[in-house]
Context: one part of a larger RNA
RNA sequence: AUCUCCAUAAGGAACUCUGCAAACUUGCCUUGUAUCUUCGGUAUAAAAGGCACCAGCUUAGGCUGGUUUCAACAAAGAGGCCCUGCCGACUGUUUGGCAAAAACACAGCUCUCUGCCAAGUCGCAAGACGAUGUAUAGGGAGUGACACGUGACCAAUGCGGAAAGGUGAACGCUGGAGGUGUGAGCUUCUGGUCUAAGCCCCCGUGAAUGUCGGCCGUAACUAUAACGGUCCUAAGGUAGCGAAAUUCCUUGUCGGGUAAGUUCCGACCUGCACGAAACGUGUAACGAGUAGGGCGCUGUCUCUUGGAGAUGCUCA
Numbered sequence: 001a002u003c004u005c006c007a008u009a010a011g012g013a014a015c016u017c018u019g020c021a022a023a024c025u026u027g028c029c030u031u032g033u034a035u036c037u038u039c040g041g042u043a044u045a046a047a048a049g050g051c052a053c054c055a056g057c058u059u060a061g062g063c064u065g066g067u068u069u070c071a072a073c074a075a076a077g078a079g080g081c082c083c084u085g086c087c088g089a090c091u092g093u094u095u096g097g098c099a100a101a102a103a104c105a106c107a108g109c110u111c112u113c114u115g116c117c118a119a120g121u122c123g124c125a126a127g128a129c130g131a132u133g134u135a136u137a138g139g140g141a142g143u144g145a146c147a148c149g150u151g152a153c154c155a156a157u158g159c160g161g162a163a164a165g166g167u168g169a170a171c172g173c174u175g176g177a178g179g180u181g182u183g184a185g186c187u188u189c190u191g192g193u194c195u196a197a198g199c200c201c202c203c204g205u206g207a208a209u210g211u212c213g214g215c216c217g218u219a220a221c222u223a224u225a226a227c228g229g230u231c232c233u234a235a236g237g238u239a240g241c242g243a244a245a246u247u248c249c250u251u252g253u254c255g256g257g258u259a260a261g262u263u264c265c266g267a268c269c270u271g272c273a274c275g276a277a278a279c280g281u282g283u284a285a286c287g288a289g290u291a292g293g294g295c296g297c298u299g300u301c302u303c304u305u306g307g308a309g310a311u312g313c314u315c316a
Base pairs, nucleotide, nucleotide: 002310003309004308005307006306007305010302011301014300019297027051028050029049030048031047036041038145052067053066054065055064056063057062080295081294082293083292084291085290086289087287088286092104093103108143109142110141111140112139113138114137120129121128122127146282147281148280149279151212152211153210156209157208158205159204160203161202165200166199167198172193173192174191175190176189177188178187179186180185213231214230215229216228217227240274241271252268253267254266255265256264
C1' cells in the first nucleotide's frame, strides 16, 4: 500500500452524476396525529414524554435484595422522516452469468367466432383435448382497478351481406374448316351455348387495418381575428391534455423554490412531430421504479489522523 472493521476536534452534503456509502432511527408504555381519501385507509403519519427509586457490596463497568409503577428487556435482534411530480391501479411474474422495470400478468371493459359429432387445437389416420362442458359456456383479438369519457371519416385495405347484372375454366351440349382412313373413326384448327367460386358492381361495418388540410383578407392605437373568401378532401383532430417518458429551434417565456437552478413545480400554447380501448384525462392506496426539494444525521467532504484484525514477504 490492499482488504474488513472501530474512533476522529470544529463544521455538517461544502462531496458527488446522485447523500453512492455510512450514520441517525429502531424495543416497550403514555400522549398525540395533518393532508388526501374509493371512508377501508393514509398511520408506527408527524411530533412529545417516560423506561425509575432505596439499601448493601464493588477500583470502575456493575452485582444482589427490596419498593413503586400500566410498563423497569438490553447479549443479539430491532423503521430515518416529511413534501411535490411522472409511470404503472393494486398482491404477483420476468431476462437460469450482467436489465426486476414504466416491461409481462391481472380483476374489469369491448369486439368477434362457436347451436354441439360446436368453434378452435394436435394427428397421415384412428383418436384425443375443448368437456363427462352447452352461449351466465368455450375459442380468438385488443384494452387493462376505479371515476368521467371514448368525437369525425366506409374513399383505400380487411371483414360481413346480397336469389339482379357483367366477367368467368374444364366437363357437357352444339356448329364450321383441314389432314387421314374403304369405313366406323382418329386427329389439327376455329366458333357458339351452358357455367361454380372468385373478381367487378351494390350495401353495411372503426373498442376492424387505418386517416383526421392549405392559402388570402378583415375590428376606431397596435396586436389578434369571433367574421368573410377561395382551393382540395372520404372526412379535415372534437372533449381533454400540452416545451410532456412526446418540444427540433430550447437553458422557449412568466411565476415559485436557491445568494446563484440546462433539473424540479405551477402556468402560457408558437403541439418540428399529443389525443380519445397501439385508449384520453384524473385518481386514494401500493412500488428494492424514476425526478426535484426539506428536516434529522453523519469521515461523503473541508482534511485528514489514530487504532484492531487479515492478506502480502521470508524460512520450515